[in-house]
């Protein structure tokens, strides 16, 4: 240089173009003599940026970036 591939809650990760979710953390509260497990119940997201397509885009194209991985 040139191909590919990811990028969504604090982590790990899912999400068929139609209300953005799950474990794990974390806040409340039940349980218990008291943790620990266990349970109900809640917070928290410009879906990496910038354009296009579409009545609607995390999703679909076309650009930057970051990461990772192959070529040479």
């Nucleotide at each position: 240089g040139c191909c590919c591939a990811a990028a969504u809650a604090g982590c790990u990760c899912a999400g068929u173009g139609g209300u953005a979710g799950a474990g794990c953390a974390c806040g409340u509260c039940c349980u218990u003599g008291g943790u620990a497990a266990g349970g109900a119940c809640g917070g928290g997201g410009u879906c990496u940026c910038g354009g296009g397509u579409u009545c609607a885009a995390g999703u679909c194209c076309c650009g930057a970036u970051u990461u990772g991985g192959g070529c040479u």
Overview:
Model confidence (mean pLDDT): 81 of 100. This is a predicted structure of a 72-nucleotide RNA (transfer RNA) from Candidatus Methylomirabilis sp. The sequence was found in a public genome assembly. Rfam family: tRNA. From the family's description: Transfer RNA (tRNA) molecules are approximately 80 nucleotides in length.